The RNA shown here (c-di-GMP-I riboswitch aptamer) has 91 nucleotides and comes from a Chloroflexota bacterium. NCBI's taxonomy places the organism under Bacteria, Bacillati, Chloroflexota. The coordinates come from a structure-prediction model, not an experiment, and the mean pLDDT is 83.

[in-house]
């Protein structure tokens, strides 16, 4: 010095819920709260899951309307994995 390893310190992140505001929806941003997390930093590149306002098909229907597939677009980074980055650092 580099690897691992999670103990010391110091700080940091915030789930569900709750309140305001945004979105059709999944979600989300903010403030309140802490379940948990050493990457719960960042990032939709590959799996996964979610939404479907619209557009296409079908099915039911007298209609209105619903329901099922798809397709664009979209969401989730606290589901996995790849890629950037990084705090402390002892047995």
């Nucleotide at each position: 010095c580099c690897c691992a390893a999670g103990a010391c310190a110091g700080g940091g992140c915030a789930a569900a819920c709750c309140g305001c505001g945004g979105g059709a929806g999944a979600c989300u941003g903010c403030g309140g709260g802490a379940c948990g997390c050493a990457a719960a930093g960042c990032c939709a590149c590959g799996g996964g899951c979610c939404c479907c306002c619209g557009c296409g098909g079908c099915u039911c229907c007298c209609a209105c309307g619903a329901g099922c597939c798809g397709c664009c677009g979209g969401g989730c980074a606290g589901c996995c994995g790849a890629g950037c980055u990084g705090c402390c650092g002892a047995a």